[in-house]
Predicted 3D model of a 97-nucleotide RNA (Glycine riboswitch aptamer). Rfam family: Glycine riboswitch aptamer. Gene Ontology term of the family: glycine biosynthetic process. The coordinates come from a structure-prediction model, not an experiment, and the mean pLDDT is 76.
RNA sequence: AUGGAUCGCACUCUGGAGAAGCCCGGAGCCGCCGGGUGCCGAAGGGGCAAGCGCCGCAAGGCGUCAAUCUCUCAGGCAAAAGGACAGAGCGGAACAC
Numbered sequence: 001a002u003g004g005a006u007c008g009c010a011c012u013c014u015g016g017a018g019a020a021g022c023c024c025g026g027a028g029c030c031g032c033c034g035g036g037u038g039c040c041g042a043a044g045g046g047g048c049a050a051g052c053g054c055c056g057c058a059a060g061g062c063g064u065c066a067a068u069c070u071c072u073c074a075g076g077c078a079a080a081a082g083g084a085c086a087g088a089g090c091g092g093a094a095c096a097c
Stems, first nucleotide, its partner, number of pairs: 002096002006092004012088004020037001022036005038077003044073001045071003051064005
């Protein structure tokens, strides 16, 4: 120098799902405020299996603990915005040669 499991970034670009353009009242030309009903799962947040650690003779208990699973607190249910994640880009890197 080349390849590179894999890690990071959110600076740039691309793709990116679901579910109410619901009802009542207020304000008044905004797209806000209060209440209600139904729903969604992909910002964020909570929960846990194996494993591991500790305790116990044992049954078992406690701690730790992942996800696109689960809950729906928050958020969301036309468009816009947001959006996990993926690709490109950028930066590192076990290892191979």